[in-house]
RNA sequence: GCGCUCAUCGUGUAGGGGUUAGUACAUCUGCCUUCCAAGCAGGAGACGGGGGUUCGAGUCCCCCUGAGCGCA
Numbered sequence: 001g002c003g004c005u006c007a008u009c010g011u012g013u014a015g016g017g018g019u020u021a022g023u024a025c026a027u028c029u030g031c032c033u034u035c036c037a038a039g040c041a042g043g044a045g046a047c048g049g050g051g052g053u054u055c056g057a058g059u060c061c062c063c064c065u066g067a068g069c070g071c072a
Base pairs, nucleotide, nucleotide: 001071002070003069004068005067006066007065010025011024012023013022018055027043028042029041030040031039048064049063050062051061052060
């Protein structure tokens, strides 16, 4: 330098164009307990950045950034 793959709550992941972006752990509040842990109930929290296509984009296309792999 070229090609391929990937980027989603704090972390790991699901979501192959349309219902409120789901789940596990973590975190917060309450219950329980003498206290803690465990357990139960509830809450907050995310689509890397920019542009395009579309009535509608996390999802499709382009560029950038970052990570991984291959080739040279």
Molecule: transfer RNA
Organism: Dunaliella primolecta